[in-house]
């Protein structure tokens, strides 16, 4: 660090829980199952082929 909480330490295209939307089930609702969406990893710079990860400023 997604709407909220939070994982990710020797740099390799970001996960989870809750919530939320749809759907199955139900007379209806809840619960539960299934599917999906949501993140410029505080902002701006630097280094690097490549930065959530290293450096600087706020």
């Nucleotide at each position: 660090u997604g709407g909220c909480u939070u994982a990710g330490u020797u740099g390799g295209u970001a996960g989870a829980g809750c919530g939320u939307a749809g759907u199955a089930c139900u007379u209806a609702g809840a619960a539960u199952g299934c599917u999906g969406a949501u993140g410029u990893u505080g902002u701006g710079g630097g280094u690097u082929c490549g930065a959530u990860u290293c450096c600087c400023a706020c």